A computed fold for a 351-nucleotide part of an RNA from an uncultured bacterium, annotated as small-subunit ribosomal RNA, central domain.
[in-house]
Context: one part of a larger RNA
């Protein structure tokens, strides 16, 4: 390399976007290439291969043949083929344009309430809190309850919905603005402009880190009570970093649908969200169409589970990854990063 695979046995890249590459729609022409056949040249000898000789055999020596699958020259062939100098063209892939609803997509700004904590006044009096049970804790310097007024910060219940948006991460209070994207409808413009994508480039929860600001609750560490044989836990009373915002970094995660993107093609029921169309007019119902997302299930696949038009079904193109378990996602190098680490990745040895 052939050849098997990748949901759950080893193994889909966290996601986009795109370079180079790979792979591509109908119709006619026409020139070279690729392809297929013939010819000529060459394709050294020796080795090797096959048919023979010759050393008593055999190694070995030696002679003929064939091969040497290849390159060039030319001559024809016309299916494909793709690049093309191509050339015209064409509308169904793709993309624009008008219309037009939906919707936690993004950024920024203002803006509300409820409820915690806390701080002032008032009322009022001996507990409050806490757990299995209790103690640390707080209170007679007047807590806890309660009633008004203030700060100050995070989160935004009902609405809520295997509801919707986003490529992923993710996005949920109200308004306002700026902004993306998908979706139907209609067929007016372009006319293969397309898919895939090794490298690159951007984006990526959390938790870390950096300078600065915030801190109400919650809370690693970490005190302190309890359990306990012991308790560096579990439970309780505190409580520091972080949680919060701005600007950088970090580049991981069970980042999962453990399931890459792209087309096209295979019964079917039944919900659900956003649009079209029709029946009918009744603001319903009903039929039927496209795009999302849910169950259910037939054929086929599957080891089984189970997947089943949102395929793990048939099939084409492109990229990533597997190839025994332990060593090891470790070593040693090289990139990257403040640091933490983080990407790339072994062998020895053993079972």
């Nucleotide at each position: 390399c052939u050849g098997g695979g990748u949901g759950u046995a080893a193994a889909g890249g966290g996601c986009g976007u795109g370079u180079a590459g790979g792979c591509g729609g109908g119709a006619a022409g026409a020139c070279a290439g690729g392809u297929c056949a013939g010819a000529u040249g060459u394709g050294a000898a020796a080795u090797g291969u096959u048919g023979g000789g010759g050393c008593u055999c055999a190694a070995c020596c030696u002679c003929g043949g064939a091969a040497c699958u290849g390159c060039a020259u030319u001559u024809g062939a016309a299916a494909c083929c793709g690049u093309u100098u191509u050339u015209u063209u064409c509308u169904u892939g793709a993309g624009u344009a008008u219309c037009g609803g939906a919707g936690a997509g993004g950024c920024a700004g203002g803006c509300g309430g409820a409820a915690u904590u806390c701080c002032u006044a008032g009322u009022g009096u001996a507990g409050c809190g806490g757990u299995g049970a209790a103690a640390u804790g707080c209170g007679u310097a007047g807590a806890u309850a309660u009633u008004a007024g203030g700060a100050g910060g995070a989160a935004c219940a009902c609405c809520a919905g295997u509801g919707g948006c986003g490529a992923a991460g993710g996005c949920g209070g109200c308004c306002u603005g700026c902004u993306g994207g998908a979706c139907g409808a209609c067929a007016a413009c372009u006319g293969a402009c397309g898919c895939u994508g090794a490298g690159g480039c951007g984006c990526g929860a959390a938790a870390g880190c950096g300078u600065g600001g915030g801190g109400a609750g919650c809370a690693a560490a970490c005190a302190g009570g309890a359990u306990u044989a012991g308790a560096u836990a579990c439970c309780c009373u505190g409580g520091u970093a972080g949680u919060c915002c701005a600007c950088g970094u970090c580049g991981u995660a069970a980042a999962c649908g453990a399931u890459g993107a792209a087309u096209a093609c295979u019964a079917g029921g039944u919900g659900u969200a956003g649009g079209g169309g029709g029946u009918c007019u009744g603001a319903c119902c009903c039929c039927u169409u496209c795009u999302g997302u849910g169950c259910c299930g037939c054929a086929g696949u599957u080891a089984a589970c189970a997947c089943a038009a949102u395929a793990a079904g048939u099939a084409u193109u492109c990229c990533a990854c597997c190839u025994g378990g332990g060593g090891a996602g470790u070593a040693c190098g090289a990139c990257c990063g403040c640091a933490a680490g983080g990407u790339u990745g072994a062998a020895a040895c053993u079972c």
The full RNA is in RNAcentral, with records from ENA and SILVA. Rfam family: Bacterial small subunit ribosomal RNA. Rfam links the family to the GO terms ribosome and structural constituent of ribosome.